Molecule: Guanidine-I riboswitch aptamer
Organism: marine eukaryotic metagenome
RNA sequence: AAUGGAUUGCUAGGGUUCCGAUAGUUUUGAACAACUUACUAUGUCUGGUCCGAGAGCAAUCGACCUUCCCUGUAAGGUUACACGGCGGGAUAAAAGCCCGGGAGA
Repeated sequence: AAUGGAUUGCUAGGGUUCCGAUAGUUUUGAACAACUUACUAUGUCUGGUCCGAGAGCAAUCGACCUUCCCUGUAAGGUUACACGGCGGGAUAAAAGCCCGGGAGA
C1' cells in the first nucleotide's frame, strides 16, 4: 500500500402509503336493527402489504492459500475482530436503513 467482498432469503426492529380492525359521520333500501356505500380519526390497533441490520442468521457466488501432476471451474482450508453517540437524510412515515467499521472510545 492492497485485500478483508457481493447478492438473495429470513429475523430482531420500524412506522402508517395500501388492506384489515376500532370509533364516529354518511348513503341505498316500506319502518327499526343488522348489512351495503363513501368520508374522517386512531399505530398507546395483535395483524396482512411495505422498509429492514458493518458490528444478526442461513445459502449462493467471488477472492486468497494448500494438495493432486489425473489439470477437472477437482479436493480441502481461510474469509478474522468489531464498544459506538449527538445530529441530519430518504421514503407514506419511522427504524439496528443511509451519512457510518463516521465523530468518539